Predicted 3D model of RNase P RNA and transfer RNA as a complex of 418 nucleotides. Its mean pLDDT, the model's own confidence on a scale to 100, is 78. It holds a member of the Rfam family "Bacterial RNase P class A".
RNA sequence: UGAGUAGGACAAAUGAUCGCGGCUUCGCGCAAGCGGAGGUGAGGAAAGUCCGGGCUUCAUAGGGCAGGAUGCCGGAUAACGUCCGGUGGAGGCGACUCCAAGGCUAGUGCAACAGAAAUAUACCGCUGCGAAAGCAGUAAGGGUGGAAAGGCGGUUUAAGAGACCACCGUGUGUCUGGUAACAGGCAUAGCCAUGUAAACCCCAUCCGAAGCAAAGCCAAGUAGUGAGCAAUACGGCGGCCCGUCGUGCUUGCAGGUAGGCUGCUUGAGCCUGGUGGUAACAUCAGGACUAGAUAGAUGAUCAUUCAACGACAUAACCCGGCUUAUCGUCCUGCUCAUAUU
RNA sequence: CGGCGAUUAGCGCAGCCCGGUAGCGCAUCUGGUUUGGGACCAGAGGGUCGCAGGUUCGAACCCUGCAUCGCCGACCA
Repeated sequence: UGAGUAGGACAAAUGAUCGCGGCUUCGCGCAAGCGGAGGUGAGGAAAGUCCGGGCUUCAUAGGGCAGGAUGCCGGAUAACGUCCGGUGGAGGCGACUCCAAGGCUAGUGCAACAGAAAUAUACCGCUGCGAAAGCAGUAAGGGUGGAAAGGCGGUUUAAGAGACCACCGUGUGUCUGGUAACAGGCAUAGCCAUGUAAACCCCAUCCGAAGCAAAGCCAAGUAGUGAGCAAUACGGCGGCCCGUCGUGCUUGCAGGUAGGCUGCUUGAGCCUGGUGGUAACAUCAGGACUAGAUAGAUGAUCAUUCAACGACAUAACCCGGCUUAUCGUCCUGCUCAUAUU
Repeated sequence: CGGCGAUUAGCGCAGCCCGGUAGCGCAUCUGGUUUGGGACCAGAGGGUCGCAGGUUCGAACCCUGCAUCGCCGACCA
């Protein structure tokens, strides 16, 4: 200098004017409200709603079946399908990245077409016998297929074959190291046997249900009627059963109100530093803090500046993650190639 | 805001659970029938199964992530 890899920060800036939502305060007003001033007002994803938790109600959230989710090992956490570290595998020269990675030797199912045969075999071939047809042996070689009874080399043989042997692979046992996944060594079995569990299923672990339109309270207003069952019933209770609590309940049509308050924003949160830990994270000290609307507020214009017209996108109970979208700018670690010293 | 569902030919739908040939009706086109048209009869064409990735030998179907469209949800009695 070029190419790459991993991580982090920012998300145009400043000023003026106008406009909008909360809050505080002042003035006017019986009140509703109106006006003035001050200060404040979206994101890294506020998104998708894919996971997990808080919170609220249903019984303090009970038992079983069914159902769902996760799936190498260890740790972190309020919890997780998230994160961190490691093991094994895959890719890359490398930095580094990726992996739903338990069990087909528990059982069952499936494997179209092709192919002789799809879990089983003998089409061509090889060898022996036979005049031939054919019979017997074989699984080296060929052919089909994604997959054809571990691979490769040798011995034996009529030809061959784990039939036997060496090496590699696999299984089992044992020893060593490691918390473990696992790795390495030794011995042993000639290796009864393919793939698929994002097929049913088995094993282990976890999960009660609903969601702020939850839920609690105040105010206002109304008109009943049909059906079902009624204590062996119905409801809380959700797919079912048990258990428990309560006593009229469920539902169709019609009718009424669609106003206010709480929930509502200070939080398992953020920044700086120290300590422990490889890290995720934990803990201690100090510091800063105000969006809370309810048809839903952040915008427009002008001026200056630039990397030169600025992307993706707008909170709605709140957090931790994941995923997806995104104009660009800057910073840091590392790798490879080339050149120079 | 929350909770669900759907996407397959021009239109309306099967097939998906339990993977191997994509089908039905209407519509379109061609031929026949008719003086001509409709109806009818016979035949034909038309599909990246919403998009992307993964599992598998193989995906409309199984899994994951997106996109688009649609439905439901206040309280009283």